[in-house]
RNA sequence: AAGUCUAUGGUGUAACGGAAAGCACAUUAGUUUACGAAGCUAAGAGUAUAGGUUCGAUUCCUAUUAGACUUA
Numbered sequence: 001a002a003g004u005c006u007a008u009g010g011u012g013u014a015a016c017g018g019a020a021a022g023c024a025c026a027u028u029a030g031u032u033u034a035c036g037a038a039g040c041u042a043a044g045a046g047u048a049u050a051g052g053u054u055c056g057a058u059u060c061c062u063a064u065u066a067g068a069c070u071u072a
Stems, first nucleotide, its partner, number of pairs: 001071007010025004018055001027043005048064005
């Protein structure tokens, strides 16, 4: 330099163009307990950025950013 792939709560991982963006762990509060742990209940927290297509975009297109890989 060229090409390919990836980017979703704190972490990991789902989601035919139409779900209230789901699940697990973690966090916080409550309950329980003599105190903890475990259990139960509840809460907060997310689509890398900027445009475009569409009635409708996490999903499709373009560019950018970051990371991984391949070739030279």